[in-house]
RNA sequence: GUGCCCGUAGUUCAACGGAUAGAACGUCGGGUUGCGGACCCGAAGAUUGAGAGUUCAAUUCUCUCCGGGCACA
Repeated sequence: GUGCCCGUAGUUCAACGGAUAGAACGUCGGGUUGCGGACCCGAAGAUUGAGAGUUCAAUUCUCUCCGGGCACA
């Protein structure tokens, strides 16, 4: 350089073009416990990498860029 794949919460991942973008772990608060751990209840936490386009509606489709990975050269 060319082709392909990926980028969503602190982390690992979900989400037929339409629900308030969810789950697990972690964090915080509470319960329980002699104190912890485990367990139970609750809460916070995301401009879905950036920008544009299509659409009534975009995490999802299209384009450009940014970052990462793989293959070829």